[in-house]
The RNA shown here (transfer RNA) has 72 nucleotides and comes from Candidatus Micrarchaeota archaeon CG10_big_fil_rev_8_21_14_0_10_45_29. NCBI's taxonomy places the organism under Archaea, Nanobdellati, Microcaldota. The sequence is in RNAcentral, with records from ENA. Its Rfam family is "tRNA". Rfam's curators write: Transfer RNA (tRNA) molecules are approximately 80 nucleotides in length.
RNA sequence: GCCCCUGUAGCUCAGCGGUAGAGCGUUCGCCUUGUAAGCGAAAGGUCACGAGUUCAAUCCUCGUCGGGGGCU
Numbered sequence: 001g002c003c004c005c006u007g008u009a010g011c012u013c014a015g016c017g018g019u020a021g022a023g024c025g026u027u028c029g030c031c032u033u034g035u036a037a038g039c040g041a042a043a044g045g046u047c048a049c050g051a052g053u054u055c056a057a058u059c060c061u062c063g064u065c066g067g068g069g070g071c072u
Base pairs, nucleotide, nucleotide: 001071002070003069004068005067006066007065010024011023012022013021018055026042027041028040029039030038048064049063050062051061052060
């Protein structure tokens, strides 16, 4: 230098055109003499950034940036 994959909640990841979810974690409640475990609820996201296509973009296209891999 070229090519491919990837960027979503604090962490690990799903979702792949129709107003974003799970597990773990956090907080609160129930239960217990108390703690843990268990059960229930809540909070937490400009879906890396910018532009384009579309009635509508996390999803498609282009560019930038970050991460990983391959070739030379």